[in-house]
c-di-GMP-I riboswitch aptamer from a Chloroflexota bacterium, 88 nucleotides, folded computationally. The source organism's lineage runs through Bacteria, Bacillati and Chloroflexota.
RNA sequence: AUUCAAUUUGGGCAAACUCGGCAAAAGCCGACAAAGCCAAGCCGCUAGCCUAAAGCGGUAGAUCCACAAUGGCCGCCGGGUUUCUAAA
Numbered sequence: 001a002u003u004c005a006a007u008u009u010g011g012g013c014a015a016a017c018u019c020g021g022c023a024a025a026a027g028c029c030g031a032c033a034a035a036g037c038c039a040a041g042c043c044g045c046u047a048g049c050c051u052a053a054a055g056c057g058g059u060a061g062a063u064c065c066a067c068a069a070u071g072g073c074c075g076c077c078g079g080g081u082u083u084c085u086a087a088a
Stems, first nucleotide, its partner, number of pairs: 005085001007086001011038003018031005041081003045078001048073003055067001057065002
């Protein structure tokens, strides 16, 4: 320096719920709170999943049905990149 990471030191992040705000929604932000994680830091690159406003088609008609991200999830996975720790 790199890989792995049991135990440990000192730590870090913060799900769900609830409240407020943004959004058509999925979700996101903030506060509270901690089930968990150790890259649950960052990147929507891969594939997957979620939503479907506008759009297009169907329908006698529609607030219905269908298609489909340009929207979203990094706490689904893979990949890239940065990084703390005494030390088996």
Model confidence (mean pLDDT): 82 of 100. The sequence was found by an Rfam model in a public genome assembly. Of the family's consensus pairs, 94% are formed in the model.